[in-house]
RNA sequence: UAUGCGGACGCAGGAGAGAGCGGGGCAACGGAGCCCUGCCGCCGAAGGCGCAACCGGCCCCCGGAACCGCUCAGGCAAAAGGGCUGCGGAUCGCUG
Numbered sequence: 001u002a003u004g005c006g007g008a009c010g011c012a013g014g015a016g017a018g019a020g021c022g023g024g025g026c027a028a029c030g031g032a033g034c035c036c037u038g039c040c041g042c043c044g045a046a047g048g049c050g051c052a053a054c055c056g057g058c059c060c061c062c063g064g065a066a067c068c069g070c071u072c073a074g075g076c077a078a079a080a081g082g083g084c085u086g087c088g089g090a091u092c093g094c095u096g
Base pairs, nucleotide, nucleotide: 004094005093006092007091009088010087011086012085013084018040020039021038022037023036024035025034026033041076042075043074047072048070049069050068054064055063056062057061
């Protein structure tokens, strides 16, 4: 230092589900809007948890973990966020 693997970062794309009802506050006066709270209904693709096919190792123990499920958290107009995908490069780690 090539290469390969993984992470962070930047750009682009990115689903689902009530602009729900009640009360209070701010502002306004004419209302929309914003915040807090209670209740009910929903969503799964931040995170988390359960189960576990499968994979790996120093192998009867340990680690990783799809699908499916739970909705604690999060979300249900817009904005923000968003698993994941593509591109980027003077980024980080391992290998070398």